[in-house]
Predicted 3D model of a 110-nucleotide RNA (c-di-AMP riboswitch aptamer (ydaO/yuaA leader)) from a marine sediment metagenome. Its mean pLDDT, the model's own confidence on a scale to 100, is 84.
Formats: sequence, C1' cells, structure tokens
RNA sequence: CGCCGAAUCUCGUAGAUCGGGGGAUCCCUCCCUGGGGCGAAUCAGUGCGAAAGCGCUGUAGAGCAACUCUUCUGUUCGAGCCCGUCAGCUAACCUCGUAGGCGUCGAAGA
Repeated sequence: CGCCGAAUCUCGUAGAUCGGGGGAUCCCUCCCUGGGGCGAAUCAGUGCGAAAGCGCUGUAGAGCAACUCUUCUGUUCGAGCCCGUCAGCUAACCUCGUAGGCGUCGAAGA
C1' cells in the first nucleotide's frame, strides 16, 4: 500500500459510525418428526470406515486480478460457529458486535 470482513473514526466515566438479533396492529404461515440465528458457504453423487470421521467430483452462491464501469480471460472459496424446545413480517421499544486473518497485480473498450 492492498485483500476478505459490519469491524472504522473521535477521544476517554465513553461516544459516533457501520452491522446483527429480538419485538405490535395488519398480513402471512404452519405445528407433531423439534426449530432457529450469523455467514457467500447450499445441494447432489461417491470412496474408505462399525460409527465418529477422513477424502474425491460437481453445484446454488461468493471473492480477487491496484481509479471506476462493462466485457473477455484466469483463478480462489463454496467453511465454521452459536441459541437451546423458543423467535414469520413487524412501528415504538429492547439488545448485541464494531473482530480476526492475509499478500494480489491478465486483456480490450468507455
């Protein structure tokens, strides 16, 4: 300096910013076999294994290629964690986070 991400700024009894959750009427939808949230990270097939688990091939979807946009091309990810029988939307209102991890640089047009 740049990338993923809400995750930056001011300045100290902490605020601002950005992001998330809960929560009426109205509306909507179901129940039981649990259900739900953050996130791009879903779904399918398949190998080994008693299982747990470990791999492989794709895939919904997501990112990067150094001003921005469009197109082409290339490439990477496609996880994990949490609540605890409970939550649709939702004004007022209530509440939580504001981390962590990394190192890319191909082309054309406007």